RNAcentral holds the full RNA, with entries from ENA and SILVA. This is a predicted structure of a 723-nucleotide part of an RNA (large-subunit ribosomal RNA, domain II) from a Deltaproteobacteria bacterium. The prediction has a mean pLDDT of 85. Its Rfam family is "Bacterial large subunit ribosomal RNA". Rfam links the family to the GO terms ribosome and structural constituent of ribosome.

Context: one part of a larger RNA
RNA sequence: GCCAGGGAGUUGACCUAAGUGGCGAGGCUAAGGACGAUAAGUCCGGAGCCAAAGGGAAACCGACAAGCCCGCAGUUCUUCUGAACGAGGGGCGGCGUGCGAAAGUGCGCGGAGUCACUUGGGUCAGACCCGAAGCCAGGUGAUCUAUCCCUGGGCAGGGUGAAGCGGGGCUAACGCCUCGUGGAGGCCCGAACAGGUGCUGCCCUUUCAAUGCGCUCUGUUGACCUGGGGAUAGGGGUGAAAGGCCAAUCAAACCUGGCGAUAGCUGGUUCCCCCCGAAGCGGCCCGUAGGCCUGCCUUGCCUGAGAAUGUGCCGGCCGUAGAGAGACUGAUUGGGUGUGCAGGAGGGGAAACCCUUCGGCACCCUGUCAAACUCCGAAGACCGGUACUUCGUAGACGGCAGGAGUUGGGGCAUCGGGGUAAGCUCGGUGUCCUAAAGGGGAACAACCCAGACUAGAGUUAAGGCCCAAAAGUGCUGGCUAAGUGGCGAACCGUGUCUUAACCCUCAGACAGCUGGGAGGUAGGCUUAGAAGCAGCCAUCCUUUAAAAAGUGCGUAACAGCUUACCAGCCGAGGGUUAGGGCCGGGAAAAUGGACUGGGCUAAGCCAGCCGCCGAAACUCUAGAUCACAGUAGUAGUACUACUGUGGUGGUAGGGGGGCGACCUGCCUGGGCAGAAGCUGGGCGGUGACGUCCAGUGGACCGGGUAGGUUUGAGUAUCCUGGC
Numbered sequence: 001g002c003c004a005g006g007g008a009g010u011u012g013a014c015c016u017a018a019g020u021g022g023c024g025a026g027g028c029u030a031a032g033g034a035c036g037a038u039a040a041g042u043c044c045g046g047a048g049c050c051a052a053a054g055g056g057a058a059a060c061c062g063a064c065a066a067g068c069c070c071g072c073a074g075u076u077c078u079u080c081u082g083a084a085c086g087a088g089g090g091g092c093g094g095c096g097u098g099c100g101a102a103a104g105u106g107c108g109c110g111g112a113g114u115c116a117c118u119u120g121g122g123u124c125a126g127a128c129c130c131g132a133a134g135c136c137a138g139g140u141g142a143u144c145u146a147u148c149c150c151u152g153g154g155c156a157g158g159g160u161g162a163a164g165c166g167g168g169g170c171u172a173a174c175g176c177c178u179c180g181u182g183g184a185g186g187c188c189c190g191a192a193c194a195g196g197u198g199c200u201g202c203c204c205u206u207u208c209a210a211u212g213c214g215c216u217c218u219g220u221u222g223a224c225c226u227g228g229g230g231a232u233a234g235g236g237g238u239g240a241a242a243g244g245c246c247a248a249u250c251a252a253a254c255c256u257g258g259c260g261a262u263a264g265c266u267g268g269u270u271c272c273c274c275c276c277g278a279a280g281c282g283g284c285c286c287g288u289a290g291g292c293c294u295g296c297c298u299u300g301c302c303u304g305a306g307a308a309u310g311u312g313c314c315g316g317c318c319g320u321a322g323a324g325a326g327a328c329u330g331a332u333u334g335g336g337u338g339u340g341c342a343g344g345a346g347g348g349g350a351a352a353c354c355c356u357u358c359g360g361c362a363c364c365c366u367g368u369c370a371a372a373c374u375c376c377g378a379a380g381a382c383c384g385g386u387a388c389u390u391c392g393u394a395g396a397c398g399g400c401a402g403g404a405g406u407u408g409g410g411g412c413a414u415c416g417g418g419g420u421a422a423g424c425u426c427g428g429u430g431u432c433c434u435a436a437a438g439g440g441g442a443a444c445a446a447c448c449c450a451g452a453c454u455a456g457a458g459u460u461a462a463g464g465c466c467c468a469a470a471a472g473u474g475c476u477g478g479c480u481a482a483g484u485g486g487c488g489a490a491c492c493g494u495g496u497c498u499u500a501a502c503c504c505u506c507a508g509a510c511a512g513c514u515g516g517g518a519g520g521u522a523g524g525c526u527u528a529g530a531a532g533c534a535g536c537c538a539u540c541c542u543u544u545a546a547a548a549a550g551u552g553c554g555u556a557a558c559a560g561c562u563u564a565c566c567a568g569c570c571g572a573g574g575g576u577u578a579g580g581g582c583c584g585g586g587a588a589a590a591u592g593g594a595c596u597g598g599g600c601u602a603a604g605c606c607a608g609c610c611g612c613c614g615a616a617a618c619u620c621u622a623g624a625u626c627a628c629a630g631u632a633g634u635a636g637u638a639c640u641a642c643u644g645u646g647g648u649g650g651u652a653g654g655g656g657g658g659c660g661a662c663c664u665g666c667c668u669g670g671g672c673a674g675a676a677g678c679u680g681g682g683c684g685g686u687g688a689c690g691u692c693c694a695g696u697g698g699a700c701c702g703g704g705u706a707g708g709u710u711u712g713a714g715u716a717u718c719c720u721g722g723c
Stems, first nucleotide, its partner, number of pairs: 001723006011125013026050003032044004054061002064093001067092004074085004094109006128268002131265001135258006146232009155222001157189003160185001164181007193219003198215002201213001203212001234250001236246003271658006282293004295406002297403006306391002310388007318380001322376001323374002329370003334365006341359001343358006409433010438449003453623007463613003466598003472610001474609006485600001491585003495582010512569005518542003523537003548563001552561002624648010659712001661709010677696008
């Protein structure tokens, strides 16, 4: 891992609600007892409990068996819509009691409970199941290991050569020197022995081994190693101290018990169908993974007529978007004017004071801003009314009661706060996903279309119609040449199409070519020089078809080339500006590569037209089921049948109805002429499942009804077994 078997809301008491039943102003017995068979059961047993009166802290006091009105269902009468009555229901009035001086006000009052069973929920218990790390108690451990005690054992070989001692020499002496001898040392090298440094070893890593193997390395007469015996025990020991070690376990050993500790946490929780269907918000909490209350979901009951989805109109309300600045509060560009500012600085003056400048403030002109500015002010939101619409007596709105779940949300659109930004964050509004399948978007929770009861057929939506691939190689007009289409900005483009305005032009434009482009004069100044062309000033006059006191290059300065300007040649359009469409550049990433791919010049883009394809949408037909209404069978609101209208996506969750298993009572069947079980097949049912046939098997097994359950498996790193 697979298979088989096992495996999770139980039981008791009490509270609470609903259903069913008994009795009812009452209801019920408990323990216990009698009879019986020690059973089932029947009968005693009223002790006690709940109810029958409330109010008040208490003392204490102590209530409508109906006085008035409205009115649902219903009944009756009239009639086709009304009237009368009207249980229950509602509104008054009245009463009890507490508070209060009173006014008034809180609670209560015109009789329904109680017992049993079943089910939902709650509380206390292990309380749906499995799961801690831990805490405490009593014990067991020092055959591992730590330290200590007692008693034994062990250490190849080699090296070094302390003290002491002896000889010799020296000295006045103490003593010194030297040669021997001697054999000290947590001395040196290195086996046994003990250790465990590096390779963090292509060893091993289901190992030889739950720490091994190899090479390398450390100590080796010592604080050395070691045998045997003994001591210290769990908040305790021991520790040359690492929180180390105390039997492969140690920041508190192990075993058993308390114990089913607790777990706001994780996981799991077993058959089917039908109806409805959420929340991830608000408040509080040592609250933030959880609770409680509210909101939102569901079920039942009560009430009995309006509710309020949308639109129009009418009325009210508002201060947003926008806008504004002589309407305020502030901000703010440049300039001007004023200033009795204990203003700053500088200057003048003996001083008074004056001048200049920079600020402040005020006003004027000019140019701008504001979430916390507003003289203004929409759209729209909200409130009320009204008409239509929608929903509602087939019961809305509202009320009461039972059961929940939710309190991690997220995407998109839009409006805001924060942020450079984010698949960011915090809010408002809407929507979708969550809990929504189907079609489109290549693929893709939330983008587009569209809300799936079942089956069949047809029509469309979004999106598409060259091929992959259903449907047009459809039509008309234009654009693009970039494979733009098939990522991308500011900015750039004499790419190309188009619109408009203006200017020049056969009295010849634009471009090109030919020629001219002069004189006063080298203007004046400056300068070493300055001659059109370093710089400063001025920028005239003349001859002309035209020609600057000079557009650029150039020279040291001249010279030279050129331009403006003019003529000739040529012969028809040329130029400027503004706008629109498509297009190009801007454009860099790591293996070759992303229109979905092929491929496309349309099969791209814009505008228009016709047709077609395309979903679970829509329509039709048939069927199922639910709710409600009606009719019929009926005493019936129950049940059944039919008809009609409307519904039937669904997580958490609420409600309803069923299937199957085992056992028991009663009724009733099958079986050796073949039960159960198993294998294969047919048929029925929406389904859980049922049934039939054949084979196998060889002795038990069903059906109905009533009841009772250790009653349904795929998941829990589930448990046990097998493989």